[in-house]
C1' cells in the first nucleotide's frame, strides 16, 4: 500500500422505566412484590426485491417501466460468488448499464478547408499562359530554374479537433493512394480447447469510424395500493338543499377487451376519534460435521433474544482503560447505499 473479517467502553452498587410470567391485594380500574427479556451495525436513506393484506377472477392486449457478458447461488433483486472481456495500477488489486450502429430515424458544441454517401487551407505533382534568369563575341531558338495566374491530380506530410475514412515499414507512382507486399488491428469462414462468455491457430477478400444512461430494435421480467394495509367489538349523531342515473350513473391499475352494476356526487350542518387483533417463531439465531474454489447448501445438537401506542430501553456514584464516534426499533425479512471516535485479527504486494 491492497483485500477481508470483528468490536463499538468494561465491572460493581443504588434508584427508575416498558412488555410478559407467577403470587398477593382490590368490586373494578388498577396497585405491590419477585423473576425473564429489553435497540443497531447501520435500527438511517426508503433506493431495489419479497412475505403479508386488501382491491375485481389478478385473465388477454396496448401503452409504460425495469433489467441486459457467461456459469452458478438465492424466494427474488439495481443482490452475491466464480470466470471471460475492456480500462487503470510497478504489484497485491480496483473499476465497468459489458445485447445490437450492414432495420430505420437522428446527434457530434468550439476549432477547422472539410464532421457523414466528407474534404484541397498550407504543402506536393502535371498541363497551359505570362514575366524573369539562363549555355559569356553577336543574333535566333530549345532544355532547365524561379515567380505569378488558370485548369486538374493527390488524403503521404503540416495545421484544427474528443474524433479526419485502418496503423507501421517497404515497393510503386508525375506526386500519391490497400494500388501491391509483410506484420498488426478489424471483418468473415474453418479447426482445436472450454458447459459457456471466450481464447489460440489457419485461411480469405481488402476494409471508414463514434454516440443506443438519443429515439429505436432484440431478449427477459413487471396489475395497483401499502400495517394510517386490513379485520373485530363498543360508543355517538340529524338531517337539509341541489345535480346526474337501467337510453347504464358509477366502480374495477393509465386505456381497451372483459367483469360488476343501482345508486352516485356537491355544498352546508351533526357525531366520534376508544378497546382488541394484525404484532412478531422467523427465507430465525448459535455451534459442529460434511459437500462446494466460493456464494451457498445438507445434516445433527442447542436457543427463544424488544413489541410500545403521550410511545419503555434511562440516571447517579465508585474503580479501570486506549477516555468513548455515527446514531436509536414502530408489520416483518433479504440486499444496496450513506454516516461513523477509536481499536483488534488474518492474508497478500514490494515500486520508492
Nucleotide at each position: 500500500g491492497c483485500a477481508g473479517g470483528c468490536c463499538g467502553g468494561g465491572u460493581g452498587a443504588c434508584c427508575g422505566c416498558g412488555u410478559c410470567g407467577u403470587c398477593g391485594c382490590g368490586a373494578g380500574a388498577g396497585c405491590g412484590a419477585c423473576g425473564c427479556c429489553g435497540a443497531g451495525g447501520a435500527a438511517a436513506g426508503u433506493c431495489c426485491g419479497g412475505a403479508c393484506a386488501c382491491c375485481g377472477c389478478a385473465g388477454g392486449g396496448c401503452a409504460g417501466g425495469a433489467c441486459g457478458c457467461u456459469g452458478g447461488g438465492g424466494a427474488a433483486a439495481c443482490c452475491c460468488c466464480a470466470g471471460g472481456c475492456g480500462g487503470c495500477g510497478a504489484a497485491a488489486g480496483c473499476c465497468g448499464a459489458c445485447g445490437g450502429a450492414a432495420a430505420g430515424u437522428g446527434g457530434a458544441a468550439c476549432a477547422g478547408a472539410a464532421a457523414g454517401c466528407a474534404g484541397a487551407c498550407c504543402g506536393c505533382c502535371u498541363g497551359c499562359g505570362g514575366a524573369g534568369c539562363g549555355u559569356u563575341u553577336c543574333c535566333g531558338g530549345a532544355a532547365g530554374c524561379u515567380c505569378c495566374g488558370c485548369a486538374g491530380g493527390u488524403a503521404a506530410g503540416g495545421g484544427u479537433g474528443a474524433a479526419a475514412c485502418g496503423g507501421u515499414g517497404g515497393g510503386g507512382u508525375a506526386a500519391g493512394a490497400g494500388c501491391c507486399c509483410a506484420c498488426c488491428a478489424g471483418c468473415g469462414c474453418c479447426g482445436u480447447g472450454g458447459u459457456g462468455a471466450c481464447a489460440c491457430g489457419g485461411c480469405g477478400g481488402c476494409u471508414c469510424g463514434u454516440c443506443a444512461a438519443a429515439c429505436c430494435c432484440c431478449g427477459u421480467c413487471c396489475g395497483g395500493u401499502g400495517c394510517a394495509a386490513g379485520g373485530u367489538g363498543a360508543a355517538g349523531c340529524a338531517g337539509a338543499u341541489c345535480c346526474c342515473g337501467c337510453u347504464g350513473a358509477g366502480g374495477c391499475g393509465g386505456c381497451c377487451c372483459g367483469c360488476c352494476g343501482a345508486g352516485g356526487g356537491a355544498u352546508c350542518g351533526g357525531g366520534u376519534a376508544c378497546a382488541c387483533c394484525g404484532c412478531u417463531c422467523g427465507a430465525g439465531c448459535c455451534a459442529g460435521u460434511c459437500g462446494g474454489c466460493a456464494a451457498c447448501g445438507a445434516c445433527u445438537g442447542g436457543c427463544c433474544u424488544a413489541g410500545a401506542g403521550g410511545g419503555a430501553u434511562g440516571g447517579u456514584c465508585a474503580c479501570c482503560c486506549u477516555c468513548g464516534a455515527c446514531a436509536g426499533a414502530a408489520u416483518c425479512c433479504g440486499g444496496c447505499u450513506u454516516a461513523c471516535a477509536g481499536g483488534c485479527c488474518u492474508g497478500c504486494u514490494a515500486a520508492a